Context: one part of a larger RNA
RNA sequence: UGGCGGGGGAGCACCACAAGGGGUGAAGGCUGCGGUUUAAUUGGAGUCAACGCCGGGAACCUUACCGGGGCUGACAGCAGGGUGAAGGCCAGAUUGAAGCUCUUGCCAGACAAGCUGAGAGGAGGUGCAUGGCCGUCGACAGUUCGUGCCGUGAGGUGUCCUGUUAAGUCAGGCAACGAACGAGACCCCCACCAUUAGUUGCCAGCGAAUUCCAACGGAAUGUCGGGCACACUAAUGGGACUGCCAUCGAUAAGAUGGAGGAAGGAGGGGGCAACGGCAGGUCAGUAUGCCCCGAAUGCCCCGGGCCACACGCGGCCUGCAAUGGUAGGGACAGAGGGCUCCGACCUCGAGAGAGGAAGGUAAUCCCUAAACCCUAUCUCAGUUGGGAUUGAGGGCUGGAACCCGCCCUCAUGAACAUGGAAUCCCUAGUAACCGCGUGUCAUCAUCGCGCGGUGAAUACGUCCCCGCUCCU
Numbered sequence: 001u002g003g004c005g006g007g008g009g010a011g012c013a014c015c016a017c018a019a020g021g022g023g024u025g026a027a028g029g030c031u032g033c034g035g036u037u038u039a040a041u042u043g044g045a046g047u048c049a050a051c052g053c054c055g056g057g058a059a060c061c062u063u064a065c066c067g068g069g070g071c072u073g074a075c076a077g078c079a080g081g082g083u084g085a086a087g088g089c090c091a092g093a094u095u096g097a098a099g100c101u102c103u104u105g106c107c108a109g110a111c112a113a114g115c116u117g118a119g120a121g122g123a124g125g126u127g128c129a130u131g132g133c134c135g136u137c138g139a140c141a142g143u144u145c146g147u148g149c150c151g152u153g154a155g156g157u158g159u160c161c162u163g164u165u166a167a168g169u170c171a172g173g174c175a176a177c178g179a180a181c182g183a184g185a186c187c188c189c190c191a192c193c194a195u196u197a198g199u200u201g202c203c204a205g206c207g208a209a210u211u212c213c214a215a216c217g218g219a220a221u222g223u224c225g226g227g228c229a230c231a232c233u234a235a236u237g238g239g240a241c242u243g244c245c246a247u248c249g250a251u252a253a254g255a256u257g258g259a260g261g262a263a264g265g266a267g268g269g270g271g272c273a274a275c276g277g278c279a280g281g282u283c284a285g286u287a288u289g290c291c292c293c294g295a296a297u298g299c300c301c302c303g304g305g306c307c308a309c310a311c312g313c314g315g316c317c318u319g320c321a322a323u324g325g326u327a328g329g330g331a332c333a334g335a336g337g338g339c340u341c342c343g344a345c346c347u348c349g350a351g352a353g354a355g356g357a358a359g360g361u362a363a364u365c366c367c368u369a370a371a372c373c374c375u376a377u378c379u380c381a382g383u384u385g386g387g388a389u390u391g392a393g394g395g396c397u398g399g400a401a402c403c404c405g406c407c408c409u410c411a412u413g414a415a416c417a418u419g420g421a422a423u424c425c426c427u428a429g430u431a432a433c434c435g436c437g438u439g440u441c442a443u444c445a446u447c448g449c450g451c452g453g454u455g456a457a458u459a460c461g462u463c464c465c466c467g468c469u470c471c472u
Stems, first nucleotide, its partner, number of pairs: 007472006016462002020426005027318008035309002043054002065304007075117004080111001087107003091103003121293002124291003130287001132282003135278003142181006148157003160173004186271005192238007201228003206225003209221005241264001244258005320419001324378007336367003341360002345356004385416001390411007432454008
């Protein structure tokens, strides 16, 4: 100087507690991991910070594993080669299938893997040899420098104290005075207003057209003319600064309450994110040192495996029902995606789907809600709850669904009646519930990433538990 303490003090955080809400832990299923099994069940990751992670939803491919079969040595030297090298082929045998090999021959015309070195290739080893990238401490507020001063020196001071802040944020004090990185500022989205612009968007007012009706008349449709009001889209600006008032505070920094305001004290959300630590993770994304294999640890093909199953763990999905289930009718999104793609609409089918097919290279066309509301029914039961499992019939993708895909219909209808100890997440358009899109993708989503709809309860505190920062 730093670290540590079941030493002290101050401060902070729903990856802490308290006050609350919803779960997990019990059940069935899905998925990852361990273990066991296996010819192989390829490998990595292991508290937070491994375990729906490696974008890892593996039928072949992927694929690195196992079984079987086949292929491969640039260059140099030695041996071989017109007395025919490498290579190719009908038929038969062999084989899962193969002129792969063998039998018998034929074509061909200059090189040659038999040996020694040396290569190509290696998802072979080492992340404790590395680069790069990432995680985490860290939703932290720290880390340093110049000059001066103090100390023989290591070093200290500044960076400390008081108040304050989300903050080493700011104010006051002080042998310090300044400065840099970080915090903030900055950038993007959302919330308010204005300006500009008006097609593919919109339709208030004006005219027309079409359709419907109890037809004089009224209703619907942006469909056409027309318009750019409104909405929207997307560019530019404005707006919030403790600016104003009151109280507290030291007359400061600031704190509390209020006014005005779309928004109030960092308005909400995100991006960016220090010096460094963890020999953290990754040689299997790529790069790369060294070591190793090198006719196989390289390359190709077929089949299998990664999908096994006495068991243990993590994460999720569906439920255990009446705030519900079933049947019929009715309504409202946002964000995305679309050319060997999205597919309206028509016909067929009970349905999955099939046969045609307009439009769309996209504010133009297409993919598009569910919870919700109304009516009826069920009446507390292992049920009209729940849907696992299994049987049968069908459909789709694909060369191919046996191992091992998804969907539809009928039948079957298991556990499960709110879950011990323990444990996780969350403070507002949040939690919880509801669906939609997209990535992966031939097919397959209970996953990841987004999107909107409905929409709470409870703190406005504390350091008791778990941790973090600072002083000592």
Model confidence (mean pLDDT): 81 of 100. Small-subunit ribosomal RNA, 3' major domain from an uncultured archaeon, 472 nucleotides, folded computationally. It matches the Rfam family "Archaeal small subunit ribosomal RNA".